[in-house]
A computed fold for a 72-nucleotide RNA from a Victivallales bacterium, annotated as transfer RNA.

RNA sequence: UCCGACAUAGCUCAGUGGUAGAGCGGGUGGCUGUUAACCACUAGGUCGCAGGUUCAAGCCCUGCUGUCGGAG
Repeated sequence: UCCGACAUAGCUCAGUGGUAGAGCGGGUGGCUGUUAACCACUAGGUCGCAGGUUCAAGCCCUGCUGUCGGAG
C1' cells in the first nucleotide's frame, strides 16, 4: 500500500428495509432465621463517525476511524 471481516445496553451477542431485543450483570420488591438460589417488576441505546439512496435505514451505497485476519 491492497483485500476481507467486525463495530448494536455495563459484558457476550441477535436483529435478513417497516415501533431496537435476548442472556448475563445493575436496581426495587417478594420468598428465607440470614446469604445464595428462585419469582415478579424495572432502569439503561445519538445502533463507531459523516454523508447518500428511500415515504421509511441498525439493515442498502460512499468516505473516514478503530480492532482482527490475509496479500505484497
It was read from a public genome assembly. Lineage of the source: Bacteria > Pseudomonadati > Lentisphaerota > Lentisphaeria > Victivallales. Its Rfam family is "tRNA". The family's RNA type in Rfam is transfer RNA. About the family: Transfer RNA (tRNA) molecules are approximately 80 nucleotides in length.